Model confidence (mean pLDDT): 80 of 100. This is a predicted structure of a 74-nucleotide RNA (transfer RNA) from a Bacteriovoracaceae bacterium. The organism belongs to Bacteriovoracaceae, within Bacteria. It was read from a public genome assembly. Rfam family: tRNA. Rfam classes the family as a transfer RNA. Its family is annotated with triplet codon-amino acid adaptor activity in the Gene Ontology.
[in-house]
RNA sequence: GCGGGCUUAGCUCAGUUGGCUAGAGCGCCACGUUGCCAACGUGGAGGUCGAGGGUUCGAACCCCUUAGCCCGCU
Repeated sequence: GCGGGCUUAGCUCAGUUGGCUAGAGCGCCACGUUGCCAACGUGGAGGUCGAGGGUUCGAACCCCUUAGCCCGCU
């Protein structure tokens, strides 16, 4: 330098034929249950979907540029 993969909640990840309002598990907080803890149940908080721009009525998803990490090639 070239090619490929990944980047979404604190952590691990789903969601990519563009459209219901962005989700799950674990974790965290509150409450219930219990003599206490754990477990279990209910509810809740938490995200500018790596960054910027574009297309579109509408973008996590399409296009362009760009950053970081990993793998391969030269």